Description
This is a predicted structure of an 85-nucleotide RNA (Fluoride riboswitch aptamer (crcB RNA motif)) from a Verrucomicrobiota bacterium. Taxonomically the source falls in Verrucomicrobiota (Bacteria, Pseudomonadati). The sequence was found by an Rfam model in a public genome assembly. The coordinates come from a structure-prediction model, not an experiment, and the mean pLDDT is 75.
[in-house]
RNA sequence: CUGCUGACCGGCAAUGGAGUUUGCCGUCUGGCUCGUCCAGAAAACCGCCUGAAUCGUUUUCAGCGCUGAUGACUCCUGCCGAACU
Repeated sequence: CUGCUGACCGGCAAUGGAGUUUGCCGUCUGGCUCGUCCAGAAAACCGCCUGAAUCGUUUUCAGCGCUGAUGACUCCUGCCGAACU
């Protein structure tokens, strides 16, 4: 200096917050007080159905279409429906 792997830590998983956990991403640039520091970009991510275009895969567009505050579990908040007081 380069590559791989593990741990810690950070970020993401179609609508908010917290805890636990699963999966995925963690590369580049700049700054300085040279740090598991700060800032920016990138990555992970951006649901389903129907139709059209493209068409090998795929991607994009359209809609008087559908479900959901979870990736999963629990709690809180908001929204909707029903019942009781």